RNA sequence: UUUCAGGGCGGAGUGAAAGUCUCCACCGGCGGUGAGCGGCCAAAUGGCCGCAAGUCCGCGUGCCGGAAGAAGUGUUUCCGGCCGAUCUGGUGUGAUUCCAGAACCGACGGUUAAAGUCCGGAUGAAAGAAA
Numbered sequence: 001u002u003u004c005a006g007g008g009c010g011g012a013g014u015g016a017a018a019g020u021c022u023c024c025a026c027c028g029g030c031g032g033u034g035a036g037c038g039g040c041c042a043a044a045u046g047g048c049c050g051c052a053a054g055u056c057c058g059c060g061u062g063c064c065g066g067a068a069g070a071a072g073u074g075u076u077u078c079c080g081g082c083c084g085a086u087c088u089g090g091u092g093u094g095a096u097u098c099c100a101g102a103a104c105c106g107a108c109g110g111u112u113a114a115a116g117u118c119c120g121g122a123u124g125a126a127a128g129a130a131a
Stems, first nucleotide, its partner, number of pairs: 001131004010024004026116001027106002029059004036051006054104002062082007086102005108120003
């Protein structure tokens, strides 16, 4: 510099109205860790590679505020703040990562009715990945 970089409401109920409520169902960004799984080499039990956590550690997105330049109400850069959720049992030297079970969480604005799943900002931005 270029390219890429988020999934999910199906069934039933109530109602004038719900993909927003209730019951069941469905989804899980990026880097790290990782005893699991797979592959290759070796053949001394080792080495290398790939995948592997929504709830652990960190980050992005999101929300709020401030400063500066330029400009004339939008944009760019920088700074600060806020920002969700896991336990129990098993194995083991070692696991909130494996196995089993049971839980829990999810920005802002909109909407005939309250949204992780619909619409919108967004043909945007971005942790980062690859070349």
Molecule: FMN riboswitch aptamer (RFN element)
Organism: mouse gut metagenome